[in-house]
RNA sequence: UAAUGAUAAAGGCAAAAUCAUUGAAAGAUGAUGGCGCAAAACUAGAGGGGCUAAUGUUUGAAAAACGAUGCCAGCCAGUUACCGAU
Numbered sequence: 001u002a003a004u005g006a007u008a009a010a011g012g013c014a015a016a017a018u019c020a021u022u023g024a025a026a027g028a029u030g031a032u033g034g035c036g037c038a039a040a041a042c043u044a045g046a047g048g049g050g051c052u053a054a055u056g057u058u059u060g061a062a063a064a065a066c067g068a069u070g071c072c073a074g075c076c077a078g079u080u081a082c083c084g085a086u
Base pairs, nucleotide, nucleotide: 003086004084005083012037013036017032018031019030020029021028022027035074041079042078043077047076048075049072050071051070056066057065058064
């Protein structure tokens, strides 16, 4: 440097659910919690994918459909990184 991932050491993160706050929603934040994770770190104005649909558009209205400028990094991807049996 590149692989690799121990029943190693030191530490780290935190799913569902519940409560509170926030938001139109998806979602986010905090507390409890402990499903899991060797990148569950960062990137969503410059890859793909997914969620929502307030404003708006279609429609005579309702219902419905479309639609990101809102989100998801714990879907893939890209970038960077701790430790050391091998």
The prediction has a mean pLDDT of 84.
c-di-GMP-I riboswitch aptamer from Perspicuibacillus lycopersici, 86 nucleotides, folded computationally.